Description
The RNA shown here (FMN riboswitch aptamer (RFN element)) has 130 nucleotides. The coordinates come from a structure-prediction model, not an experiment, and the mean pLDDT is 79. It matches the Rfam family "FMN riboswitch aptamer (RFN element)". Its family is annotated with FMN binding in the Gene Ontology.
[in-house]
RNA sequence: GAUCUGUUUCAGGGCGGAGUGAAAUUCUCCACCGGCGGUGAUGCGGCGUUGACCGCGAGUCCGCGAGCCAUACGGCUGAUCCGGUGUGAAUCCGGAACCGACGGUAUAGUCCGGAUGGAAGAAGCAGCAA
Numbered sequence: 001g002a003u004c005u006g007u008u009u010c011a012g013g014g015c016g017g018a019g020u021g022a023a024a025u026u027c028u029c030c031a032c033c034g035g036c037g038g039u040g041a042u043g044c045g046g047c048g049u050u051g052a053c054c055g056c057g058a059g060u061c062c063g064c065g066a067g068c069c070a071u072a073c074g075g076c077u078g079a080u081c082c083g084g085u086g087u088g089a090a091u092c093c094g095g096a097a098c099c100g101a102c103g104g105u106a107u108a109g110u111c112c113g114g115a116u117g118g119a120a121g122a123a124g125c126a127g128c129a130a
Stems, first nucleotide, its partner, number of pairs: 004127007016030004032109001033100002035064004043056004047051001059098002067076003080096005102113003
């Protein structure tokens, strides 16, 4: 250091402008946001150290969480194309799109509520054996 066990802490962002209306942060036009792990194009960046180094790199590719369900160690559960570069693009660059639990309320990804909750997981500490 890795694994295992225990434990602690942490672990989600976003309605601003205009319009209609009796009423809309819910509709319409414009705007705004993007959890966790993996992959990581032969990528990008960094440097007293050029390294088996450090950091970054996907909402819509794979999986997970949240949410829902009657059997809960189970099941269900959203969305991407085109162009460019290149040997190679599902991740880069450019452009144009699309998606977003449940309950409430003028129809909600952004408000209120379950939730001072839960949790993918991340980090720390302690311990066992080799």